Transfer RNA from a Chloroflexota bacterium, 72 nucleotides, folded computationally.
The coordinates come from a structure-prediction model, not an experiment, and the mean pLDDT is 82.
The source organism's lineage runs through Bacteria, Bacillati and Chloroflexota.
The sequence was found in a public genome assembly.
[in-house]
RNA sequence: GGGGACAUAGUUCAGUGGGAGAACGCCUCGUUCGCAUCGAGGAGGUCGGGGGUUCGAAUCCCCCUGUCUCCA
Numbered sequence: 001g002g003g004g005a006c007a008u009a010g011u012u013c014a015g016u017g018g019g020a021g022a023a024c025g026c027c028u029c030g031u032u033c034g035c036a037u038c039g040a041g042g043a044g045g046u047c048g049g050g051g052g053u054u055c056g057a058a059u060c061c062c063c064c065u066g067u068c069u070c071c072a
Stems, first nucleotide, its partner, number of pairs: 001071007010024004018055001026042005048064005
């Protein structure tokens, strides 16, 4: 320098055009003498950034940034 993959909650990830989600973690309540476990509830998101297509974009297209990887 060129090719490919990836970027979504604090962490690990799912989600291939219309409701943004799971597990773990965190907070509250219940349970216990207390802790843990368990049960119930809750907070937490510019879906990496910009542009385009579309009635509608996390999702499709282009550019940029970052990470990983292959080739030279």